[in-house]
Record summary:
Predicted 3D model of a 98-nucleotide RNA (Guanidine-I riboswitch aptamer) from Methylomonas sp. Its Rfam family is "Guanidine-I riboswitch aptamer". Gene Ontology term of the family: regulation of gene expression. It was read from a public genome assembly, where an Rfam model found it. Lineage of the source: Bacteria > Pseudomonadota > Gammaproteobacteria > Methylococcales > Methylomonas. The coordinates come from a structure-prediction model, not an experiment, and the mean pLDDT is 80.

């Protein structure tokens, strides 16, 4: 100086709206409106928590994929996209900054 790797996934949370359930209002009733309705359910983090798998290094050999270690750091718009709709989701470890 250059190249490669620094991974995948589940559960949960921060957060999020309103198709569904429920709730409130209204109506004779149906319908309708309301998420500035706590909720059920749902979506949900690269830079949140945690588990499992994988990868790398090393020891052992009792030949058992057995033991140990590592898996770092991470400030971040505007705007657009999906879904019913929105979001710390996706574009995105992006643009940019240092």
């Nucleotide at each position: 100086u250059g190249a490669a790797u620094a991974g995948g996934u589940g559960a949960c949370u921060a957060g999020g709206g309103u198709u569904c359930c429920g709730g409130u209002u209204u109506u004779a009733a149906u319908a309708a409106a309301c998420g500035u309705c706590u909720g059920g359910a749902c979506c949900g983090a690269g830079a949140g928590u945690u588990g499992c798998c994988g990868a790398c290094c090393u020891c052992u050999u009792u030949u058992g994929c057995g033991g140990g270690g590592u898996u770092a750091c991470a400030c971040g718009g505007c705007g657009g996209g999906a879904u019913a709709a929105a979001a710390g989701c996706c574009c995105g470890g992006g643009a940019g900054a240092u």